[in-house]
Formats: sequence, structure tokens, C1' cells
RNA sequence: UGUCUUCAGGGCAGGGUGAAAAUCCCGAUCGGCGGUAAAGUCCGCGACUGGUCGACAACGACCACUGACCCGGCGAAACUCCGGGACCGACAGUGACAUACCUCUUGGUAUGAAGUCUGGAUGGAAGAAGAUG
Repeated sequence: UGUCUUCAGGGCAGGGUGAAAAUCCCGAUCGGCGGUAAAGUCCGCGACUGGUCGACAACGACCACUGACCCGGCGAAACUCCGGGACCGACAGUGACAUACCUCUUGGUAUGAAGUCUGGAUGGAAGAAGAUG
């Protein structure tokens, strides 16, 4: 350095209300890859989403977007370890919730609403391991 193979994302227990909730409420629980003193929250990357281009379907390239942490301790070194207390989570769907309006009677309309459910995805990929030249 070439080729090939395999692998490569986890998670609402229990309870409340109710006709019905893993969606509301209490509570519980999860954490991709590389770097670095061991990291969901630092730096970088992947995925998702949007856009541009190419025979704009597939596919590929490029661009954009992309959440969240503090205090104390040990130490040469830690936003990574230990102790304590916090916080965050793409797109589409569903949704008893929220807000606004209408009607006033049971209701109707609009918008928003799940990290954990369903789906794209038996996908793709950062990368990891192995075989071989």
C1' cells in the first nucleotide's frame, strides 16, 4: 500500500389518571466511532436532515446543518477518574397533553408535542478485527 471477509446503537421496570397512555404525570432507564489521564456534554468524525452538481430514479461528489457540565478531591497531567449535583438527544408517524380560536352541548379547528413506541433500516457509515498479495 492493494484485494477480500466478518463485525459495527442502547433504552420507560414499577406506579397514577383513564374506556384507552412505553406518548400525559411520578418515577425508571440508554449513551455510535477516533483522539486525549479512561468522555453522551472537550476536539474531530459518522449517521440524520437540507441544498448544489453529475445521465437531478438509484447511486456518487461537494457544501451546509447538527444537542448538552459544573463544583470539590487525587494527580505531573482529568470539562475524561473518584464524590456530588445538573443537562442533552435527527427525520417521518402515532399521541388522551399544551396553546389559541370557534361553538357552547357532547364538541370542532389550527399549531406544537416521544432519547426510550412504529417506520425508512434485513439500510448506510465513522471505524474495529482478521485473512492474503